[in-house]
This is a predicted structure of a 91-nucleotide RNA (c-di-GMP-I riboswitch aptamer) from Mesobacillus harenae. Its Rfam family is "c-di-GMP-I riboswitch aptamer". Rfam describes the family as follows. GEMM was predicted in a large-scale screen for bacterial structured RNA regulatory elements.
RNA sequence: UAGUGAAAAGGGCAAAUCAUGGGAAACCGUGAGACGCAAAGCCAAGGGCCUGACCCAUACGCAUUUGUAUGGAUGGCAGCCGGUUGCCACA
Numbered sequence: 001u002a003g004u005g006a007a008a009a010g011g012g013c014a015a016a017u018c019a020u021g022g023g024a025a026a027c028c029g030u031g032a033g034a035c036g037c038a039a040a041g042c043c044a045a046g047g048g049c050c051u052g053a054c055c056c057a058u059a060c061g062c063a064u065u066u067g068u069a070u071g072g073a074u075g076g077c078a079g080c081c082g083g084u085u086g087c088c089a090c091a
Stems, first nucleotide, its partner, number of pairs: 003090003012037002017032006035079001041084003046081002048077003055072006
């Protein structure tokens, strides 16, 4: 430097759920809690997925500024892929 995670040491993180707070929602913070994880550390500028209040576009209706429908991320997910850094052990 690239590879591997069977065993070991020190440890680390924390799904569902519950409480509470934020948000339109997706989802997020904190506390409790552990399904799991060798990157479940970090990155949302690549792909993918979720949401659609505001806003924008289109269509329809109404008829004068609102209503409905559809689409769109400027929102979110890193515990989907990807990128990047790194502990211990083995070889």
Lineage of the source: Bacteria > Bacillota > Bacilli > Bacillaceae > Mesobacillus.